A computed fold for a 397-nucleotide RNA from Hymenobacter sp. BRD67, annotated as Bacterial RNase P class A.
RNA sequence: GCAGUGAGCCACCCCACCGCCGCGCCCAACGCAAAUGCGGGCGGGGAGGAAAGUCCGGGCAACACAGGGCACCCUGCUUCCUAACGGGAAGGACUGGCCAAACGGGCCAGGACAGCCAGUGCCACAGAAAAUAACCGCCCGCAAGGGUAAGGGUGAAAAGGUGCGGUAAGAGCGCACCAGCGGCUGGGUGACCAUGCCGGCUGGGUAAACCUCAGGGGUUGCAAGACCAAAUAAGCGAACGCGUCGGCGGCUUCGGCCGGCGACACCGGGCGGCCCGUCCGGGUUCGCGGGUAGGUCGCUGGAGCCCGUCGGCGACGACGGGCCUAGAUAAAUGGUGGGGCCGCUCCGAAAGAAACUUUGGGGCGGACAGAACCCGGCUUAUCGGCUCACUGCGUAA
Numbered sequence: 001g002c003a004g005u006g007a008g009c010c011a012c013c014c015c016a017c018c019g020c021c022g023c024g025c026c027c028a029a030c031g032c033a034a035a036u037g038c039g040g041g042c043g044g045g046g047a048g049g050a051a052a053g054u055c056c057g058g059g060c061a062a063c064a065c066a067g068g069g070c071a072c073c074c075u076g077c078u079u080c081c082u083a084a085c086g087g088g089a090a091g092g093a094c095u096g097g098c099c100a101a102a103c104g105g106g107c108c109a110g111g112a113c114a115g116c117c118a119g120u121g122c123c124a125c126a127g128a129a130a131a132u133a134a135c136c137g138c139c140c141g142c143a144a145g146g147g148u149a150a151g152g153g154u155g156a157a158a159a160g161g162u163g164c165g166g167u168a169a170g171a172g173c174g175c176a177c178c179a180g181c182g183g184c185u186g187g188g189u190g191a192c193c194a195u196g197c198c199g200g201c202u203g204g205g206u207a208a209a210c211c212u213c214a215g216g217g218g219u220u221g222c223a224a225g226a227c228c229a230a231a232u233a234a235g236c237g238a239a240c241g242c243g244u245c246g247g248c249g250g251c252u253u254c255g256g257c258c259g260g261c262g263a264c265a266c267c268g269g270g271c272g273g274c275c276c277g278u279c280c281g282g283g284u285u286c287g288c289g290g291g292u293a294g295g296u297c298g299c300u301g302g303a304g305c306c307c308g309u310c311g312g313c314g315a316c317g318a319c320g321g322g323c324c325u326a327g328a329u330a331a332a333u334g335g336u337g338g339g340g341c342c343g344c345u346c347c348g349a350a351a352g353a354a355a356c357u358u359u360g361g362g363g364c365g366g367a368c369a370g371a372a373c374c375c376g377g378c379u380u381a382u383c384g385g386c387u388c389a390c391u392g393c394g395u396a397a
Base pairs, nucleotide, nucleotide: 001393002392003391004390005389006388007387008386009385010384012340013339014338015337016336017335018334020046021045023043024042025041026040027039031038032037048368052379053378055377056376057375058374059373060221061220062219063218072217073216074215075214076213077091078090079089080088081087092113094110095109096108097107098106099105114212115211119210120209121206122205123204135152136151137148138147139146140145160178161177162176163175164174165173179202180201181199182198183197184196185194186193187192225297226296227295228294235288236287237286238285239284240283243264244263245262246261248259249258250257251256266282267281268280269279270278271277304323305322306321307320308319309318310317311316341366342365343364344363345362346361347360348359349358350357
């Protein structure tokens, strides 16, 4: 110097003009106007690292809820962090890759990484057989039949491996070594590990198959929810008003009163000329109530951000100091013009063998994306740039 990996940070800049959404102060002046508000003036603030996907966890809110169990769903190595988590930190075993290769080992990456001697199911093709093994072969036997997992062949997988003994032939049948499992001992908080001893204990795989075990889970989301309240229905109250008749019920101080039903009459409206007919409705006003439109709160000061010290391998925690940093509701944070900056590329010039470089000019590009109750994570998208650490390569000393 180049390339890669990891961590952290930035997210084009400046000026002018015109706008948008909150906040504070003022109104001397213009218009409406009683306070005040509309409005006006001044000042100051105004998206993100992911605001996204809404995947996981919590706060908050409403509703539900004796206790326990079944069912359903989620999670699944260990310890720790945390408000909590399916997130994170540190570690363990396994698998894969690389390095080193006498042995021992080192580095990186990955994963739902509990359990298949509790039960049940499934295992294509090939193969005798895929789990209560006999096809060929071997042995016994005249044969029928029996013994045998040593050898052959199939398969992803075949009943621990090698050797010696043993046997009719064989077989952990016995023994030695190796591998696994269980127990003892030792180490570790633990997952787990180590060596020695003991036990022939050696019965395939599959649980993102049913299932078993352990832990967890009430439901719905700020359009939660609380309040004010034009309009409006039921209902309630008061005042005023109120045809006739019939029958019913209730109360009664026996004068009546109240309720609702039916018929007739009357009034209003619909059936788009009018009448008949037919259908519907029948007191008015005020107040309460109710809650629509609309408005206020929830709403942003919080598991908050920054810096320092201390503890811890670390995630993180404790203490001290400083700071306040968007709150819209059809949804503000923008538009136009000029200048600059960065990246890529083309042309000209300088020097040069070339590349790199310097300088002048042109073209293209400057991303992903847009808060909506808040917070912690995860995942995904993203033009480019800066800093630090590590690794590899090249050059020089």